[in-house]
RNA sequence: AUAUGAAAAAGGCAAACUGUUCGAAAGAAUAGGACGCAAAGCCCAAGGGUCUAAGGUGAAAUCGUUAUCUUUUUACUAUUGAUCGCCUGGCUACCAAU
Numbered sequence: 001a002u003a004u005g006a007a008a009a010a011g012g013c014a015a016a017c018u019g020u021u022c023g024a025a026a027g028a029a030u031a032g033g034a035c036g037c038a039a040a041g042c043c044c045a046a047g048g049g050u051c052u053a054a055g056g057u058g059a060a061a062u063c064g065u066u067a068u069c070u071u072u073u074u075a076c077u078a079u080u081g082a083u084c085g086c087c088u089g090g091c092u093a094c095c096a097a098u
Stems, first nucleotide, its partner, number of pairs: 001098002004096002012037002017032006035085001041091003046088003049083003055077007
């Protein structure tokens, strides 16, 4: 240095699920727990995908009405949310091999 990870050693991380807390939700934190992971370390204030839709916008219905307003349902919406254990990209790193 590597678009390398067969064997080995030292170790590392921790899916589902369960408890608690936070959140409108997606989900997150923490404790337990291991399906897996050679970057399952960091960056979503990198690009794409996916998830959510509180708020916003539209439509329908609804209470009352001159009308706005109320309530319910529904569609869309993330440079306002989440995911780096979905993919790509960037940065950094242990051991071994070459």